RNA sequence: UUUAAGGUUAUCUAGGGUUCCGCGAUGAUGAAUCGGCUGGUCCGAGAGAUAACGCACAACUAAUAGGUUGUGUCACGGAGGGAUAAAAGCCUGGGAGAU
Numbered sequence: 001u002u003u004a005a006g007g008u009u010a011u012c013u014a015g016g017g018u019u020c021c022g023c024g025a026u027g028a029u030g031a032a033u034c035g036g037c038u039g040g041u042c043c044g045a046g047a048g049a050u051a052a053c054g055c056a057c058a059a060c061u062a063a064u065a066g067g068u069u070g071u072g073u074c075a076c077g078g079a080g081g082g083a084u085a086a087a088a089g090c091c092u093g094g095g096a097g098a099u
Stems, first nucleotide, its partner, number of pairs: 007053006015043002020040002022037001023035004054073008074094001076097001080092003
């Protein structure tokens, strides 16, 4: 300096706030306002989990198609900024940087 399936999806979790619901406060049992409040909806991980589909290699099988089985499928990391109602392990970003 370069390369990589370092893949895709679903569900969930850590985490996150406040649109909606619920709850609490004020208020006139209303309207409205305020409070994120151990809740529901909601957002949610490249470096979290599981599963499916894949990918690489090997063996076996098979007809040059294809199939079965096994193994492998890594990963330290800010600040600042951005989206949404809002925030975040979301996006920027496998980035800057470190090793």
The RNA shown here (Guanidine-I riboswitch aptamer) has 99 nucleotides. It matches the Rfam family "Guanidine-I riboswitch aptamer". About the family: This family represents a conserved RNA structure found upstream of the ykkC and yxkD genes in Bacillus subtilis and related genes in other bacteria. The function of this family is unclear although it has been suggested that it may function to switch on efflux pumps and detoxification systems in response to harmful environmental molecules. The prediction has a mean pLDDT of 83. It was read from a public genome assembly, where an Rfam model found it.